The RNA shown here (Bacterial large signal recognition particle RNA) has 266 nucleotides and comes from a Chloroflexota bacterium. The source organism's lineage runs through Bacteria, Bacillati and Chloroflexota. Its Rfam family is "Bacterial large signal recognition particle RNA". By type it is a non-coding RNA gene. The sequence is in RNAcentral, with records from ENA. Model confidence (mean pLDDT): 77 of 100. It is recorded under the gene name ffs.
RNA sequence: CCGUGCUAGACGGCGGAGUAGCGGUCCGUUGUAACCCGAAACCCGCUCUAGCGGGGUUGAAGUCCCGUUCGAGGUUGUGUGUCGAUCGCACGACAGUGGGCAGCGCAGCGUUGAAGGUCUGGUCCUGCGCGGCGACGACCUUCGAACCCUGUCAGGUCCGGAAGGAAGCAGCAGUAAGGAGUGCUCGUCGGGUGCCGCAGGGCAACCGGGCCCGAGUCAGCGGGUCCGCGGCUGUAGCGGCGCGCCGAUCGAAGACGGGUGCACGG
Numbered sequence: 001c002c003g004u005g006c007u008a009g010a011c012g013g014c015g016g017a018g019u020a021g022c023g024g025u026c027c028g029u030u031g032u033a034a035c036c037c038g039a040a041a042c043c044c045g046c047u048c049u050a051g052c053g054g055g056g057u058u059g060a061a062g063u064c065c066c067g068u069u070c071g072a073g074g075u076u077g078u079g080u081g082u083c084g085a086u087c088g089c090a091c092g093a094c095a096g097u098g099g100g101c102a103g104c105g106c107a108g109c110g111u112u113g114a115a116g117g118u119c120u121g122g123u124c125c126u127g128c129g130c131g132g133c134g135a136c137g138a139c140c141u142u143c144g145a146a147c148c149c150u151g152u153c154a155g156g157u158c159c160g161g162a163a164g165g166a167a168g169c170a171g172c173a174g175u176a177a178g179g180a181g182u183g184c185u186c187g188u189c190g191g192g193u194g195c196c197g198c199a200g201g202g203c204a205a206c207c208g209g210g211c212c213c214g215a216g217u218c219a220g221c222g223g224g225u226c227c228g229c230g231g232c233u234g235u236a237g238c239g240g241c242g243c244g245c246c247g248a249u250c251g252a253a254g255a256c257g258g259g260u261g262c263a264c265g266g
Stems, first nucleotide, its partner, number of pairs: 001266006009058003012030005020047005035055004064259006073250005078244007088235003094231001096229006104222003108217002116212008124201006130194002133190006139183001140181004149174004157166003
């Protein structure tokens, strides 16, 4: 060096998610010469030599191991674009809306005197009076007793010789208790009582009047200005999607270099 037969190893890797961590099932990516079966996301199997169980293929190199290079892709940060909902902030132009201020224009009021000042009165409160209303009582009118109320008492009765006298029913008249009525009257009491009077108090606001003064006043409409509200817009953080000669990190395939066992025979 060649041949034959073996063995270690290999028969995919990487990222994400998940996990205390590792591997698998899952998602993505890369890639193919890159095995088969069984279980597995409220999951399966393991523990730093970190999948388990069963079967098969290949095998010391294009295929196993290590390093370098390149770098698909993922994750993340950052910048930026766009969309979304939400809250915060900002005030900008605009139309809306609530309130304040000023008083430019119009209207109203004003020399038959505005606004202001001052005095006084009213509205308010308390007390008293007066009136009205109501209740009750008095007064008034009227009714009102078979006998046991009054007066008068026909008839009749009784006493008397007579003159005369006595009691007394009905009737008539009147009245008590009581009933009814009326209000021109009086008294007591009461109130969801009064265009009333008097006295006292109060006086913020509003209204009326007198006087002083002498020209504005008012804020209805339009306009102005300030504050607020909400719409819109912008902005900020948040989320979705996308982008970047951007940063960090992991990193497949490819390229290059190196390394790798045993037995027998020639």